Source information:
The part of an RNA shown here (small-subunit ribosomal RNA, 5' domain) has 506 nucleotides and comes from an uncultured bacterium. It matches the Rfam family "Bacterial small subunit ribosomal RNA". Gene Ontology terms of the family: ribosome and structural constituent of ribosome. Model confidence (mean pLDDT): 89 of 100. The full RNA is in RNAcentral, with records from ENA.
Context: one part of a larger RNA
RNA sequence: GAUUGAACGCUGGCGGCAUGCUUUACACAUGCAAGUCGAGCGGCAGCGCGGGGGCAACCCUGGCGGCGAGCGGCGAACGGGUGAGUAACACAUCGGAACGUGUCCCGUAGUGGGGGAUAACCCGGCGAAAGCCGGGCUAAUACCGCAUAUGCUCUACGGAGGAAAGUGGGGGACCUGCAAGGGCCUCACGUUAUGGGAGCGGCCGAUGUCCGAUUAGCUAGUUGGUGGGGUAAAGGCCUACCAAGGCGACGAUCGGUAGCUGGUCUGAGAGGAUGAUCAGCCACACUGGGACUGAGACACGGCCCAGACUCCUACGGGAGGCAGCAGUGGGGAAUUUUGGACCAUGGGGGCAACCCUGAUCCAGCCAUGCCGCGUGCGGGAAGAAGGCCUUCGGGUUGUAAACCGCUUUCAGUAGGGACGAAGCGGAAGUGACGGUACCUACAGAAGAAGGACCGGCUAACUACGUGCCAGCAGCCGCGGUGAUACGUAGGGUCCGAGCGUUGUCC
Numbered sequence: 001g002a003u004u005g006a007a008c009g010c011u012g013g014c015g016g017c018a019u020g021c022u023u024u025a026c027a028c029a030u031g032c033a034a035g036u037c038g039a040g041c042g043g044c045a046g047c048g049c050g051g052g053g054g055c056a057a058c059c060c061u062g063g064c065g066g067c068g069a070g071c072g073g074c075g076a077a078c079g080g081g082u083g084a085g086u087a088a089c090a091c092a093u094c095g096g097a098a099c100g101u102g103u104c105c106c107g108u109a110g111u112g113g114g115g116g117a118u119a120a121c122c123c124g125g126c127g128a129a130a131g132c133c134g135g136g137c138u139a140a141u142a143c144c145g146c147a148u149a150u151g152c153u154c155u156a157c158g159g160a161g162g163a164a165a166g167u168g169g170g171g172g173a174c175c176u177g178c179a180a181g182g183g184c185c186u187c188a189c190g191u192u193a194u195g196g197g198a199g200c201g202g203c204c205g206a207u208g209u210c211c212g213a214u215u216a217g218c219u220a221g222u223u224g225g226u227g228g229g230g231u232a233a234a235g236g237c238c239u240a241c242c243a244a245g246g247c248g249a250c251g252a253u254c255g256g257u258a259g260c261u262g263g264u265c266u267g268a269g270a271g272g273a274u275g276a277u278c279a280g281c282c283a284c285a286c287u288g289g290g291a292c293u294g295a296g297a298c299a300c301g302g303c304c305c306a307g308a309c310u311c312c313u314a315c316g317g318g319a320g321g322c323a324g325c326a327g328u329g330g331g332g333a334a335u336u337u338u339g340g341a342c343c344a345u346g347g348g349g350g351c352a353a354c355c356c357u358g359a360u361c362c363a364g365c366c367a368u369g370c371c372g373c374g375u376g377c378g379g380g381a382a383g384a385a386g387g388c389c390u391u392c393g394g395g396u397u398g399u400a401a402a403c404c405g406c407u408u409u410c411a412g413u414a415g416g417g418a419c420g421a422a423g424c425g426g427a428a429g430u431g432a433c434g435g436u437a438c439c440u441a442c443a444g445a446a447g448a449a450g451g452a453c454c455g456g457c458u459a460a461c462u463a464c465g466u467g468c469c470a471g472c473a474g475c476c477g478c479g480g481u482g483a484u485a486c487g488u489a490g491g492g493u494c495c496g497a498g499c500g501u502u503g504u505c506c
Base pairs, nucleotide, nucleotide: 001506004503006502007501008500009499010498013373014372015371016370017369018368020365021331026329027328028327030326031325032324035074036073037072040071041070043067044066047065048064049063050061051060052059053058081284082283083282090209091208092207093206094205095204096203099201100200101199104197105196106195107194108193109192110191111190112146114144115143121136122135123134124133125132126131152161153160154159166189167188168187169186170185171184174183175182176181210256211255212254217247218246219245222244223243224242225241226240227239228238229237259281260280261279262278263274264273265272266271286307287306288305289304290303309320310319311318312317337363339362340361341360345359346357347356348355349354376406377405378404379403386397387396388395389394410447412442413441414440415439416438420433423430424429450495451494452493453492454491455476456475457474461490462489463488464487465486471478472477
């Protein structure tokens, strides 16, 4: 000199854009952060409409709009947070073979015929609660067989095994039915099997990746083989047996520290340092362990067990997990609102309308940073007054002020007022930000400057006070009676809505 997620001191006008618990992976009150589908299903708790009854209050009625709870489907494995652990195939780069894949895209072949249950609901019971039990009824795109099998799986090559589900819109004739409706045709969304693809993911190898030798030996599933098991898949991944191997001064093992990278800071570069925000990967979700479901998890807002902690309890037993967004306590030098909206982008569900979305988009707070702007401009010497210095002549503050003329950015007031919007929809209509940005008008210099420093390094000097005191100080060093070095004042220098100090890295 440059840097910063900074903090502290003094000061502080406006705007734009960013950033904002680096410390206790400490504990958490409260609200919200993952739902959706009635075009899968039986239904009808509540609301509205229609119908019926009643003088009325009101009652009845799934007929309609819809829909709580329930069965079922998809999602909840994404998105969001954190950096504890990890020195490792964790990450980065380059390769590889023995794999999986919901939704999506392309293709091929199907979607025939049956069955038995069970929630909801009703009845009864237990419990303080959380919740649970028994009996009865019922549906499905829930569940289970049968048939069929191009292709698929297994195979001893003879053969064996294995699927499916419907729902909605429209419709001339025909068929069925008392009717409603159904068959039938067609379109759409689904569904089953299988082949391919895209994207995504699992696995393996090579190379690279901090410090310590005052850590020198480490290793028993250890290293390899065979049989078996297991997985989507190679493999000591697991197991039985056999062999005795494997790693290591090119640093094994052990200990310490640490998420890695793109990047970021610095530097002419080489390099050094670093890994906030943004992006990719990994790991974790009170601590430890485990599996279940599923295309996908060993699952932050799922389950089970153990532990610590907190809460409720009728003492028998239960409930919880902010390293999601806000917010609280605590720790700390230190880090924000218990805000608005789904308008846009994206995500989940749905045919859609739409619903959900603390992702996101916005607003709020903080000079935390970067950038821009303003605090006026021109004239004005009697060089006013006052201050300070003085050799008492004067010098300086200083065109500075007053005074005269002008302008009105920003802030203020008033009027107008967006883009971002296309989807969707017959039309009308649809913006959180926001009456914001922006435009116009109005008034008046009006509302807006400080901080550090002035011995040398280093740009800027005098006076007074103090007297090795009080104090200063980055280094050298100042102060013991003439201190340009302490304190105050005048003056000056440098930056400027900032300026200094401290920490930090180059």